[in-house]
Context: one part of a larger RNA
Order: sequence, then structure tokens, then C1' cells
RNA sequence: AUUGGUGUAAAGGGUACGUAGCCUGUGUUUCUCCUUUUUUCCCCUUUUUUUCGUAGAAAAAAAAGGAGAAAAAAGGUCACACUUGAGUUAAACAGAGAUCAAUACAAUACUUGGUGUAGGGCUGAUAUCUUAUGAUCCCAGGGGGAGUGCUAAUAGCGAAAGCAAUUGAUCAAUUAAUAACUGACGGUGAGGUACGAAGGUUAGGGUAUAGAUAAAGAUUAGAUACCUUAGUAUUCCUAACUGUAAACGAUGUAAAUUAGUAAUUGGAUAGAUUCCAGUUUCAAUGCUAACGCGAUAAAUUUACCACCUGUAAAGUAUAGUCGCAAGACCGAAAUAC
Repeated sequence: AUUGGUGUAAAGGGUACGUAGCCUGUGUUUCUCCUUUUUUCCCCUUUUUUUCGUAGAAAAAAAAGGAGAAAAAAGGUCACACUUGAGUUAAACAGAGAUCAAUACAAUACUUGGUGUAGGGCUGAUAUCUUAUGAUCCCAGGGGGAGUGCUAAUAGCGAAAGCAAUUGAUCAAUUAAUAACUGACGGUGAGGUACGAAGGUUAGGGUAUAGAUAAAGAUUAGAUACCUUAGUAUUCCUAACUGUAAACGAUGUAAAUUAGUAAUUGGAUAGAUUCCAGUUUCAAUGCUAACGCGAUAAAUUUACCACCUGUAAAGUAUAGUCGCAAGACCGAAAUAC
């Protein structure tokens, strides 16, 4: 490079926005340098068939290949227009969507006072631990940090990561229907930019709970563990960095076409067994190695991007870029089978 692939065998980038590039609705018109396809005509070569025939010659037809010409269509280009794709405005619904602020609540631990007296706590069983400086239990009060019971669901929202107490303020996105408007303004997207769980890093706060490391007690042949006690970093907040996960639906984005069944969220409607947009269950054709997928496709097609090419060595070495560091991105070969 070709061919074939990417749910589970190697393989979809963590997610979105977007530059170049590639691709791109309907109708009419201008131009035809270049490109592609189709049709027709002419010429040449080869093969086959037919006619006449001693050799052989002539004519016609068909197929394949080659060279050329013309026409049409597509594409490109110029201009005008259209509304179905896309978008804007109006007035509304639903929602753990985001940021900020205030307030509330059960519980844990701590603390003050009261009551009251011998254990409490833990475990498979113990011990470490705690307690006559009066614990545990019970009652009343206080400050503090983190988190939001029921509602709660197969539900909802968000590009993904993710988002759940209440109220308020601000911001953003989605959906159906109605009316008006713009008039292809679109799809994808190499580089690039932004966001990106947990953990980790820097500085400053905060520190109730839980809790790596280090410590102690058990268990055990040993126990650098599982169990128990106590407990630092961390867990929380502010300002930055890191940029990775089984970042999973292990399934890239967008569009079109293809039997049905049952449930559910929101909207339209006077209402509905109807329609639209989501979320789910089973399933026909079809697909798949099978499992299974099945209008939210892994079916049938199209456009663009990313990625894969025997196993190990190896996500290692080297170089480069980024980072405070930890490390991240990019990413081989020798060699062995």
C1' cells in the first nucleotide's frame, strides 16, 4: 500500500467545540479548460457463425480489445429563486443541569452540669484499650465539622466526568405544538482549544467521621496480612497544578430506510387506545463464529474522523514535548517461540 476489520478474539480517541481538508437539499440559467459515466457513429485487430466453393474468395452479423469523434448526464463554474435540512423570535411546561448566598435537620465524636455505681468496650474466642481523677447507661445545655433519612423508580438532567435537604438570585441546554422570519447558513473534523472521577502535588485554612503509612494486641510454624485498639497524611474549603481510570453501552459522530408487543417520563389535545421527543422489556426479516443485537441495531445504505495487522520482549528503551514532582503524551528494536 492492498484486502478485511474494530460489543466480548488485535482494534472507537475520556468528552465536547472548532480551523484546514473531505462530503453536501430543490428548481432554472451562463460557461465547457480539466475529470467521470452512459449512449451512438467510424476505423483497426482477433475469434466465431453464415453463403459460394477444388484451392480459395467475398459479403454480412455477433462478441472482446484498442484509437478517435459527437451527444447527453453527473461534477465544476456564474447568476437568480425556493423551503423540506439548519437556525432565530414570541409566550409556556418538566428537570439531583451549573455557580453563589442564606437557612434547616437526624446522627457520630468532643465538651459543661445533673443523676448514679462497677464495670464498659471488642471478638469466633481473647488481649491491647478505657474506667474510683467516677466511666458505660440516662436527662438537660453548648460549640464544631462533614453529610442530606423518607420521598426514590427499571424515573429525571447534563457533551462526558458527573449531579439528590429547603429557599432565593443569576446563567445555560433540551423537547412538542402554534405563528412569523432568515434562506443551505449544513455534516464530519487532522492539527488546535476547553472541560475532565478518584488519587497525588504546592500554599493557606479547617479537622467531626472514616482512615493508607508507621505503632500496639491477637491469630499463626511464621503473619511485614485478613480480625481488634489507637491514629498521621488524606478525606472538607480557597487558589493553582497533574490529565489519567473496567473514563464501559468494553459499541465514534451525523443522516436516510426497514413487522410488531408491553411498560414508563415529558409535551401536544376538551379528551383518548392518537401524535411527537426520551428511557426500558420481549421479538419478525436480517446480521453474528457463537453469545447475542434487533427503529436507542451489532439490520440495509451514505459522508467524515480515529484505530488494528501473530505472541512475548513492552506501553519497556532512546530522543523530543509537557510537568514542581509523581509521572503523562509520543513510542521502537535486538532476541526467543
The part of an RNA shown here (small-subunit ribosomal RNA, central domain) has 337 nucleotides and comes from a soil metagenome. Model confidence (mean pLDDT): 82 of 100. Rfam family: Bacterial small subunit ribosomal RNA. Rfam links the family to the GO terms ribosome and structural constituent of ribosome.